[in-house]
Context: one part of a larger RNA
Molecule: large-subunit ribosomal RNA, domain VI
Organism: activated sludge metagenome
RNA sequence: CGCAGGAAACUUGAGGGGUUCUAACCUUAGUACGAGAGGACCGGGUUAGACGCACUUCUGGUGUGGCAGUUGUUCCGUCAGGGGCAUCGCUGCGUAGCCAUGUGCGGAAGAGAUAAGCGCUGAAAGCAUCUAAGUGCCAAGCUCCUCCCAAGAUAUUGUUUCCCGGACGCAAGUCCCUAAAGACCACGGGCAGACCACCCGUUUGAUAGGCUAGGAAUGUAAGUACCGUGAGGUGCUCAGUUGACUAGUACUAAUCGGUCGUGAGG
Numbered sequence: 001c002g003c004a005g006g007a008a009a010c011u012u013g014a015g016g017g018g019u020u021c022u023a024a025c026c027u028u029a030g031u032a033c034g035a036g037a038g039g040a041c042c043g044g045g046u047u048a049g050a051c052g053c054a055c056u057u058c059u060g061g062u063g064u065g066g067c068a069g070u071u072g073u074u075c076c077g078u079c080a081g082g083g084g085c086a087u088c089g090c091u092g093c094g095u096a097g098c099c100a101u102g103u104g105c106g107g108a109a110g111a112g113a114u115a116a117g118c119g120c121u122g123a124a125a126g127c128a129u130c131u132a133a134g135u136g137c138c139a140a141g142c143u144c145c146u147c148c149c150a151a152g153a154u155a156u157u158g159u160u161u162c163c164c165g166g167a168c169g170c171a172a173g174u175c176c177c178u179a180a181a182g183a184c185c186a187c188g189g190g191c192a193g194a195c196c197a198c199c200c201g202u203u204u205g206a207u208a209g210g211c212u213a214g215g216a217a218u219g220u221a222a223g224u225a226c227c228g229u230g231a232g233g234u235g236c237u238c239a240g241u242u243g244a245c246u247a248g249u250a251c252u253a254a255u256c257g258g259u260c261g262u263g264a265g266g
Stems, first nucleotide, its partner, number of pairs: 001152001005163006015149004021049007033038001051106005059100004066093005071086006110144003117137004164265001165176004177263001182260004186202005207253003210249005216242003223236005
């Protein structure tokens, strides 16, 4: 820009893409078959593997602004207690998130037309012949079915809802008035994200931060009292501290605002 006014939501599906796997065991049945040895088709059931999609309850990995232990050094004048640096200094554990080795699900069933192949009826050609007329069966393949995208599908789908003035003029339009529905910018953000986009919120507010409470992690803080010559131990104390999780609460910040879009439609 188009989709013959503008807008919001929900849609149809032309078309395109994805998937399409395999094995073992039980049973049918030690049956059919076979002298025996051996040993089925078809059908039913149960598992497993690889692959794919999604997810994080569980099991684990990571978790560089969580907690604890600890070494050296330096600084806070010293003690005590701490900060910095040393691969996050090293070590142990670990929330959220992300993830797989973890969990759930999938390839099922079916239909149509067929290939090779197997047929029925059947002439040309008194027979024969699956084919010439007619007609049936049949594959992991083809077209559907199933999952995803999808109206720039310019042959431009459909449905619902919302919005929009007077004068003059046949109309296009001109003048005056007006700036709708809605959208964008801006701002607070996100489990969305390279940017953009997408989604939510903007005081008629829980959007982010803070605070409070909870969860979860770590594992019993500092200080003080007592015990011990001391290293240290015990009590107050399942303490203290805490990033992402949950809820509540306007304390802080979402300010002030701006732009587009018109007026009933070739």